[in-house]
This is a predicted structure of an 89-nucleotide RNA (c-di-GMP-I riboswitch aptamer) from Cytobacillus firmus NBRC 15306. The prediction has a mean pLDDT of 87. Its Rfam family is "c-di-GMP-I riboswitch aptamer". Gene Ontology term of the family: cyclic-di-GMP binding. The sequence was found by an Rfam model in a public genome assembly. The source organism's lineage runs through Bacteria, Bacillati, Caryophanales, Bacillaceae and Cytobacillus firmus.

Parts: sequence; structure tokens; C1' cells
RNA sequence: CACAGAAAAGGGCAAACUCAUUGAAAAAUGAGGACGCAAAGUCACAGGUCUAAGGUAUUGAAGGAUACUAGGAUGGCUGGAUUGCCUGG
Repeated sequence: CACAGAAAAGGGCAAACUCAUUGAAAAAUGAGGACGCAAAGUCACAGGUCUAAGGUAUUGAAGGAUACUAGGAUGGCUGGAUUGCCUGG
């Protein structure tokens, strides 16, 4: 160091699922639980994906229905930024 992760040590994180809480939802948080992970640490900057409460449009006599929409969510979808443990080189 802008490189690598076969083996080792100390460890770390925790998918699905279950329960509780929050939320319109996506989902999040906590507890249990481990599928996996060398950045599965951090940041929504670019792309992707999910949701559509509110808003807009259309429709309907009305309750309502349908479509579009992120300022909501996802970093365990990819890229980027940034910090960092061990071992090897």
C1' cells in the first nucleotide's frame, strides 16, 4: 500500500421464520433464531427494486374504484464515497 483472503487466532454481524411494538404500506426496531457475510461498518450521491399515506388525473349520485407520482423504504441489489480488524504478500 490503490494488493490478496487458502489456512489460523481473537472476535464481529445476523437471512428466512416466530413473537412484540411502530407505520397507510414498503419496511423498521427489540427479543428469539442462523441462511449467509472480510466491510453484511458508515453515507440514499448514481442506477435498480419495493411501497403509494398524501397529491394529481380519470370515473362514479355517493361510499368508493383505477392510473400516475417519493419527499417513504432498501447499504444483506449494483456502482461510488469514507473508515477499519487479523493473516499473507